[in-house]
Molecule: Glycine riboswitch aptamer
RNA sequence: CUGACAAACCCCGGAGAAUCCCAUUGAUUUGGGUGCCGAAGGUGCAAACGGAGAAAUCCGUCAAUCUCUCAGGCAAAAGGACGGGGCGUGAUGA
Repeated sequence: CUGACAAACCCCGGAGAAUCCCAUUGAUUUGGGUGCCGAAGGUGCAAACGGAGAAAUCCGUCAAUCUCUCAGGCAAAAGGACGGGGCGUGAUGA
């Protein structure tokens, strides 16, 4: 000089689904009801690997934007998986 990989933090982008109904409150305040959404978080598991068994099969570990909808959400705002950039570290090579 090069700048792999990667946590936190900062900036930008970032989907879906009732501004539903009833009661209540000074108040979208609080409670209840019905219908929906999946991209915070969480649940479940395919292959693979390990173990048991003569075999069928069973058990354990284990992924996602898949699955469930517990949590969360269904105007805007906020939040938001994920993507890009910055900051920072400095493997490797010369």